[in-house]
RNA sequence: AACUUUUCAACGGAGAGUUUGAUUCUGGCUCAGAACGAACGCUGGCGGCGUGGAUAAGACAUGCAAGUCGAACGGAGUUGUCUGUGUAGCAAUACAUGGGCAGCUUAGUGGCGAACGGGUGCGUAACACGUGAGUAAUCUGCCGAGAAGUGGGGGAUAGCUCGCCGAAAGGCGAAUUAAUACCGCAUGUGGCCAGGAAAGACAUCUUUCCAAAGCCAAAGUCGCAAGACGCUUCUUGAUGAACUCGCGGCCUAUCAGCUAGUUGGUGAGGUAACGGCUCACCAAGGCAAUGACGGGUAGCUGGUCUGAGAGGACGACCAGCCACACUGGAACUGAGACACGGUCCAGACACCUACGGGUGGCAGCAGUCGAGAAUUUUUCACAAUGGGGGAAACCCUGAUGGAGCGACGCCGCGUGGAGGAUGAAGGUUUUCGGAUUGUAAACUCCUGUCAUGCGGGAACAAGAAAGUGAUAGUACCGCAAGAGGAAGAGACGGCUAACUCUGUGCCAGCAGCCGCGGUAAUACAGAGGUCUCAAGCGUUGUUCGGAUUCAUUGGGCGUAAAGGGUGCGUAGGCGGCGUGGAAAGUUGAGUGUGAAAUCCUAGGGCUUAACCUUAGAACUGCACUCAAUACUCCCAUGCUAGAGGAAUGUAGAGGAGAGUGGAAUUCACGGUGUAGCAGUGAAAUGCGUAGAUAUCGUGAGGAAGACCAGUUGCGAAGGCGACUCUCUGGGCAUUUCCUGACGCUGAGGCACGAAGGCUAGGGGAGCAAACGGGAUUAGAUACCCCGGUAGUCCUAGCAGUAAACGGUGCACGUUUGGUGUGGGCGGGCUCAGACCCCGUCCGUGCCGGAGCUAACGCGUUAAACGUGCCGCCUGGGAAGUACGGUCGCAAGAUUAAAACUCAAAGAAAUUGACGGGGGCCCGCACAAGCGGUGGAGUAUGUGGCUUAAUUCGAUGCAACGCGAAGAACCUUACCUGGUCUUGACAUGCAUCUCUAAGUUAGUGAAAGCUAGCGAGGUGGUAGCAAUAUCAUCAAUUUGCACAGGUGCUGCAUGGCUGUCGUCAGCUCGUGUCGUGAGAUGUUGGGUUAAGUCCCGCAACGAGCGCAACCCCUGUGUCCUGUUGCCUUCGGGCUCUCUGGACAGACUGCCCUGUGAAACGGGGAGGAAGGUGGGGAUGACGUCAAGUCAGUAUGGCCCUUACGACCAGGGCUGCACACGUACUACAAUGCCCAGUACAGAAUGAACCAAAACCGCGAGGUGGAGGAAAUCCCUAAAACUGGGCCCAGUUCGGAUUGGAGGCUGCAACUCGCCUCCAUGAAGCCGGAAUCGCUAGUAAUGGCGCAUCAGCUACGGCGCCGUGAAUACGUUCCCGGGCCUUGUACACACCGCCCGUCACAUCAUGGAAGUCGUUUGUAGCCGAAGUGCGUAAGCCAACCGCAAGGAGGCAGCGCCCUACGCUAUGAGCGGUAACUGGGAUGAAGUCGUAACAAGGUAGCCGUAGGGGAACCUGCGGCUGGAUCACCUCCUUU
Repeated sequence: AACUUUUCAACGGAGAGUUUGAUUCUGGCUCAGAACGAACGCUGGCGGCGUGGAUAAGACAUGCAAGUCGAACGGAGUUGUCUGUGUAGCAAUACAUGGGCAGCUUAGUGGCGAACGGGUGCGUAACACGUGAGUAAUCUGCCGAGAAGUGGGGGAUAGCUCGCCGAAAGGCGAAUUAAUACCGCAUGUGGCCAGGAAAGACAUCUUUCCAAAGCCAAAGUCGCAAGACGCUUCUUGAUGAACUCGCGGCCUAUCAGCUAGUUGGUGAGGUAACGGCUCACCAAGGCAAUGACGGGUAGCUGGUCUGAGAGGACGACCAGCCACACUGGAACUGAGACACGGUCCAGACACCUACGGGUGGCAGCAGUCGAGAAUUUUUCACAAUGGGGGAAACCCUGAUGGAGCGACGCCGCGUGGAGGAUGAAGGUUUUCGGAUUGUAAACUCCUGUCAUGCGGGAACAAGAAAGUGAUAGUACCGCAAGAGGAAGAGACGGCUAACUCUGUGCCAGCAGCCGCGGUAAUACAGAGGUCUCAAGCGUUGUUCGGAUUCAUUGGGCGUAAAGGGUGCGUAGGCGGCGUGGAAAGUUGAGUGUGAAAUCCUAGGGCUUAACCUUAGAACUGCACUCAAUACUCCCAUGCUAGAGGAAUGUAGAGGAGAGUGGAAUUCACGGUGUAGCAGUGAAAUGCGUAGAUAUCGUGAGGAAGACCAGUUGCGAAGGCGACUCUCUGGGCAUUUCCUGACGCUGAGGCACGAAGGCUAGGGGAGCAAACGGGAUUAGAUACCCCGGUAGUCCUAGCAGUAAACGGUGCACGUUUGGUGUGGGCGGGCUCAGACCCCGUCCGUGCCGGAGCUAACGCGUUAAACGUGCCGCCUGGGAAGUACGGUCGCAAGAUUAAAACUCAAAGAAAUUGACGGGGGCCCGCACAAGCGGUGGAGUAUGUGGCUUAAUUCGAUGCAACGCGAAGAACCUUACCUGGUCUUGACAUGCAUCUCUAAGUUAGUGAAAGCUAGCGAGGUGGUAGCAAUAUCAUCAAUUUGCACAGGUGCUGCAUGGCUGUCGUCAGCUCGUGUCGUGAGAUGUUGGGUUAAGUCCCGCAACGAGCGCAACCCCUGUGUCCUGUUGCCUUCGGGCUCUCUGGACAGACUGCCCUGUGAAACGGGGAGGAAGGUGGGGAUGACGUCAAGUCAGUAUGGCCCUUACGACCAGGGCUGCACACGUACUACAAUGCCCAGUACAGAAUGAACCAAAACCGCGAGGUGGAGGAAAUCCCUAAAACUGGGCCCAGUUCGGAUUGGAGGCUGCAACUCGCCUCCAUGAAGCCGGAAUCGCUAGUAAUGGCGCAUCAGCUACGGCGCCGUGAAUACGUUCCCGGGCCUUGUACACACCGCCCGUCACAUCAUGGAAGUCGUUUGUAGCCGAAGUGCGUAAGCCAACCGCAAGGAGGCAGCGCCCUACGCUAUGAGCGGUAACUGGGAUGAAGUCGUAACAAGGUAGCCGUAGGGGAACCUGCGGCUGGAUCACCUCCUUU
């Protein structure tokens, strides 16, 4: 090391989805688990054990569920036997009628039982239940133990018989009879009871003993007997019951006061017993915020379910207790009832009836109907266990034991096992290769559980023996046969295990939450496959859990929901140091109890398990006893650190009252003075010649207090600001003298409480809700202006709210610092001060450490760490609303819900975007200029209109001379008409024939159709060959696959393109910071065209972009020289030029800048100077931007047509509107004549010279040229002339005529020429475009497309050749930083309210209906009690009369149902009415979010269609700029 052993403790806690562009947090909603007396859907083989009316305590047909005893009693019936008498008969015998005995049966009297067992959960919030005590305040049949007795009499009554009434149920009368039925008498062990003694105790008292008077018992039956069972009195036990008390367990304060027998006393009655339990009298109490009273709900418990536990919910089955028995009331009997299968009364309901009257009570077991989502057989047996009766046999027992039905639950078993690859077929899918279903099947070999058949066949029976078995021919055992009879349900987007195809197309549908579905749906439906459970699987409902989401364990309140507006203070809670006592809390030990079952542990029994069972543990509780005394409480006694007092000082806008003063506004009067004043963005209303404004003087009156003034002071908060006086509260410091815990907090309560508002009376200068007028505007009930009333002010009251905020309750203690400032004290310095410095206490600010916080931030003035107490929160909306209560004159305040609805609402921070926020910078962005467009005519494109068609696409910038670099046919995609159908085009297979190319003819507009002529290829075989035959190629016919589509989807796509924008940006790795999204880098200071470069810096590097590398051009050198150039024409390459190579430019040099660098400014040299000029080049991305009609392409659609061919037409159509151009309007021009200078291109179906013809377009002609060779006039400019400002010698449209060219063909619909014609137009409104240098402007030339042309377009080339830029305030676009945000589809955003419509729930409401209940009365059944009892009556007394006693009847009290009147609570309904919520595309505005375009919000008041506006006071949860103060750094 490894292994082994022993001891102790413990068995126990999981999360996920959803708010956002993303993040963290708060917070709700939802899910995964377990459970059920369940129900529903689909499915269903067997067995065991459990379990099954939860709703209508609704109504019930039928049967059964409580009887038994003849050994209590008299009868009756019947059987047997014995016997008597009579009649008949000789007799046997028969019949009739008696008696005795023994059985059996039994209606009645009598006894016991029926108060148990069984059911249900209506009521009940209560001593009902649980638990623990008490009864010294009690009873107890049967049973156990003990003591003593059981003598002798009497009168009735059911039954039976007779009579009567009644339909019945039943009843009445007469006669007669028994008892263990009933009643006296005797006896008195004994009991009750006055008193006495002793002991005990807790108060009335209890126990034991003694004891006078008085009172109080009894039943017999059976047996031959013994005896047994009974009966009576008493004591005791047990069991059962009754009463009392402590504690415990629901909701509601929108129930705050309740109570007259109420609370107590005295006396009496009553009870088994205490007691207002009842009554009379007396007193005035009793209960309540620790929740009385009222309302709602509910049987309670052991326990059950869940949970880690603490808890939470529930109270089926089983067990204990209670309550109830059709509804309400009442008593009787009895040991026990106010009685489930008893009685009486009332009521409702039902049944019978002869209509007079009766009967009934399934919440017993079965069963029926009803209502309901829903809950079983009208079964067997007393064999077992138990109960009642009996001496017993036995009888009864729907208790119970069993069986039946239901997958309702739990548990167990099976539906086969092993082998088996061509990886079969079929299905599904496919990228067509395959994959998967899948060892799955088939097939081979086995097994026999369950079920089935046959044969056996139990136990539960004990305590000596016997008998008896419903379950049951069951369990179990044996045998037999054959894989044979036995698998489904749900799910498969995430949570959550499991994926594809087809259909559908925001439809149908799904959905627990988030959410799927609008043509490629793993989310709907079907299928295949897969996953999970399995005789079940899902759904729904409910409970707990998750939810620390009511938080004791175990939460919070600055901004998320949440600190009361502030103080004083009651109850309550909590409370400094020491000593002693007591022992209530607390702790330990013990005793009793905590029913059983359940749960747990260890065993045992059913084959296992469920289930059953034994033992232990546990039952965390309650009560009592003993002990301990640290802590808390209590008592006593001390202390001074808390608290308070005293003394001496001190600052202050602290409060109240009275008085005084000045500035300013306004007004009045007077003076001066003249035409304006006032006001605004600009105006107007207004004031003013009746003299304003301005200015001077005098006066009146009210309100407010400049400067000082300060994140200064004071106050509990609200709040307080001129000065003086009076009264007055609090704070702080110093001294350490006094009291001795006197304290903290504080539900209710009381007081104070801005502004606004209300009442009454004053006052009223200014300001100013409402209101009037003027503006603005689409409107303007506003913002702005002119006026102006309440009000603002004072006095006395009310009101009681604010963003009453530090959004931070009060008190105490503890915990690093720095720096201001206000007040006090002490010290240093100083001769003494001031100043200054140091320390300390109290207050008030800022920064910041630890710590805390979701973050922001807080940070000795805590939001840190602790303690005590109070208030408050529990998703958003509805709503601080309704109803109710309280307060108020009112406005309103306060307290304060629910239905319904949503899956969010929210906090902080992040990245963007945006702002009618800020800063910096750039751009032909503006400005400065030049020239245009917009006006005219024409061309061209588009829209619109039209049409058979006017094919389609492009639509702000970024469509519109765009696709189209060329529509007469063609193109052509469109329309009309005529045609074709394997097709105009490709490939393959099969088949047919002889035709194919070409050509001829007919018909026709052509296409096409019809008919005819028409090569026969290559190879093989046979043959000399002709030829025949086969195969194949080409062609045709027919058929099949397929072709074809400018048909749709650019929102399924590729590719390409536009645009922001040639803007300077966009990112990454590593590191660091942050919980995180993210940040840093990329920001900052400079600089640049530039994220260009430099410096700094928790960053260091890198990538895509920028720049450079590429092309053209500008200079030079070298090389090359034909067709170029030069040439003296021999030739040459100097120049120009062609083509190539190289050089040159790099802030390289100099000066300079406040400063290091970058860089900037200036200069030199140079052809060129700071990117030399131009081009190509377009980061990450945005716009679902454009294109399926360029091509490609998924999917869908058409297939004798949406394909193909042809002719003609259309794309060119014209009231009109827009874009882009051309030509002009003229003299810087036009016309004529002369004359000079390019570059870059093109050319073979082509360019075409000379020459000739034509006025010309052009024609003839054809040299030359596949090109540095040939073709190719440049024009403007310049020179000269004309025109002379006009609709012209400008302008050229339009039209007529005559021609030319191309082409099959110029009618629709080409271009050009000539002659003639000669329109509009005289420089263009609002508005708008381009351009910064070889640029704009202007002039011509070339090319592509192309037969020709609409080209005035596009792409290029050269000529001539300007003006201006002060500058960045503004417009537009863009970049960076910062700030606010309720935006993130990102301001073309978001979003508020009225109105209109629809749906839903709800408040108010005249009324109306129901239900519960109070108060005051009326009536008053049955019945107990009391009274009476003239009527009636057997027992006792009495000779009798009569008495005692009892009863009917009657009366009184109480009282159920019922009735009346009047309240209260709750609920339903309702004309009408109020707000609320919800609803893809309604109306009006735009209130809020940015400075939201008037900052917003709070309270209050007024006004207004509406959001809202305005006044007054308050807040910052306001942006921006400036200033002040403070802090940090230098």
Small-subunit ribosomal RNA from a Terrimicrobiaceae bacterium, 1530 nucleotides, folded computationally. The source organism's lineage runs through Bacteria, Pseudomonadati, Terrimicrobiia, Terrimicrobiales and Terrimicrobiaceae. Rfam family: Bacterial small subunit ribosomal RNA.